Molecule: Bacterial RNase P class A
Organism: Microbacteriaceae bacterium
RNA sequence: UGGGUCGACCAGGCGAUCGCGACCGAAAGGUCGAGGAACGUCCGGGCUCCAAAGAGCAUGAUGGUGGGUAACACCCACUCGGGGCAACCCGCGAGAAAGUGCAACAGAAAGUAGACCGCCGAGCAAUCGGUAAGGGUGAAACGGUGGUGUAAGAGACCACCAGCGAGUCAUGUGAGUGAUUCGGCUAGGUAAACCUCGUCAGGAGCAAGACCAGAUAGUUGGUAAACGGAGCGGCUCGCUUCUGCCAACGGGUAGGUCGCUAGAUGUCAUUGGUAACGAUGGCACGAGAUAGAUGAUCGCCGCCGAAAGGCACAGAACCCGGCGUAUCGGUCGGCCCAUCCA
Numbered sequence: 001u002g003g004g005u006c007g008a009c010c011a012g013g014c015g016a017u018c019g020c021g022a023c024c025g026a027a028a029g030g031u032c033g034a035g036g037a038a039c040g041u042c043c044g045g046g047c048u049c050c051a052a053a054g055a056g057c058a059u060g061a062u063g064g065u066g067g068g069u070a071a072c073a074c075c076c077a078c079u080c081g082g083g084g085c086a087a088c089c090c091g092c093g094a095g096a097a098a099g100u101g102c103a104a105c106a107g108a109a110a111g112u113a114g115a116c117c118g119c120c121g122a123g124c125a126a127u128c129g130g131u132a133a134g135g136g137u138g139a140a141a142c143g144g145u146g147g148u149g150u151a152a153g154a155g156a157c158c159a160c161c162a163g164c165g166a167g168u169c170a171u172g173u174g175a176g177u178g179a180u181u182c183g184g185c186u187a188g189g190u191a192a193a194c195c196u197c198g199u200c201a202g203g204a205g206c207a208a209g210a211c212c213a214g215a216u217a218g219u220u221g222g223u224a225a226a227c228g229g230a231g232c233g234g235c236u237c238g239c240u241u242c243u244g245c246c247a248a249c250g251g252g253u254a255g256g257u258c259g260c261u262a263g264a265u266g267u268c269a270u271u272g273g274u275a276a277c278g279a280u281g282g283c284a285c286g287a288g289a290u291a292g293a294u295g296a297u298c299g300c301c302g303c304c305g306a307a308a309g310g311c312a313c314a315g316a317a318c319c320c321g322g323c324g325u326a327u328c329g330g331u332c333g334g335c336c337c338a339u340c341c342a
Base pairs, nucleotide, nucleotide: 001338002337003336004335005334006333007332008331009330010329012301013300014299015298016297017296018295020033021032022031023030024029035313039324040323042322043321044320045319046318047205048204049203050202054237055236056235057234059201060200061199062198063197064078065077066076067075068074079093080091081090082089083088094196095195099194100193101190102189116135117134118131119130120129121128122127143161144160145159146158147157148156162186164183165182166181167180168179169178170177171176209258210257211256212255218249219248220247221246222245223244228242229241230240231239265284266283267282268281269280270279271278272277302311303310304309
C1' cells in the first nucleotide's frame, strides 16, 4: 500500500422565533421532553390478581461441558464436527446395536437388500445356476490396499489401515484428549418423524389491579340443595369461596385518582475473575401522554446533488434483560494474508 476478518461508536451540528406535553411559579417566566433499534412481540424476568403458587398425569419448551445471570432459547470460556493459507466463521451438538415409521426421481436392487451389463460354470440353443471384484443409477448401494483362495468370486481367510463396541493407563472439575489391549469383522441415513432420556415450566395480563364518584330493572328458560356451583387454563387431587350457577332477551354506567416511572439504572475509580460478570466507593438523574406532546420557520456550517432540493431506518404507551429484523452516510481500533521500502 492492497485485500480480508472481528469489534466499538456517531446517527447532521449550533443559534433564534413560534407552537405542543409534563412539572414549578401568584404572574412574568423557568426546567425537562424518543431510539439504537422506542420496531417485531419471538424468548426470559420483575410487578399485579387468582392460594405471594401446592402434588401427580397430560402438554409444551430445552439439549456438548463448565461458568455468568433475577431469568433465558441470552452471554463467556472450553470441547467436538465442518469451512478457510490465516485472522476468523458456521453448527436445534443427547439417544438411530430400545421400538415403530420414512426415503421422490433414477436405478436390476433402498436395508436381516439386490443379478441390468459384466465374470464363471452347465447347455447345440433358449435358458438355468454361481458371483457383489469391475461398470452403470442415485443424496445414499453393506469398508480401503495388498495377498491367500476359487470355475469365477467374496472378511471366506490373513497382514496393515479406517471405522465400531468393550476395557485399562495417563491427563482434565467436565465435555473430552493421548496411548494401549481385546472383540466380532462393517452393525447405513433420518429424532425442526413418532418416540426414549435428562432438565425446566401453575394461569391470566397495566384493558393487570386498587380506590373515589356515579348509574341500575328486570323477564324467560335450564340446573342444583350436595356425591353442588364458581375461582381453576386439559384431567385427577388439593385449597379458597358461595348460596347460587348457566343461557337468551332487555336496561344502566363507561368520569376521575393511583398503579406511572429512581431502576436487576447509568458512569468513573479500585479490586476479584482468561472472560461473561461480580464486589466496594464516588458522582449523575434522563418523557410519562390517555385519542395520545416531542413540531414548524429562518440564519450559518457539514454531507449528497448540475440545479431545484434533500439528510437513512424509524416514533415511547407498566418496566427491565436478550434475540431477530430495518438502517443514508461516516469515524476509530485489534488481528490475519500478500506485496514493496529501510